[in-house]
């Protein structure tokens, strides 16, 4: 220096351009004599940053910045 790939909830990761989601994990609660498991409701998000297309962008285009591999 060139190329691939990832970047979405506190973690770990889905998410055919049309309302942003599960797991654990956190709050309340029921269940128990109390605890563990189990169950139910819920709280948490400027989807890295900026621009482009589009009626309409987590998603397509660039560009930039972060990690992560690979060539040389």
């Nucleotide at each position: 220096g060139c190329c691939c790939c990832c970047g979405u909830a506190g973690c770990u990761c889905a998410g055919c351009g049309g309302u942003a989601g599960a797991g654990c994990g956190c709050g309340u609660c029921c269940u128990u004599g109390g605890u563990a498991a189990g169950g139910a409701c819920g709280a948490g998000g400027u989807c890295c940053c900026g621009a482009g297309u589009u009626c309409a962008a987590g998603u397509c285009u660039c560009g930039g910045c972060g990690g992560g591999g690979g060539c040389u």
Molecule: transfer RNA
Organism: Candidatus Woesearchaeota archaeon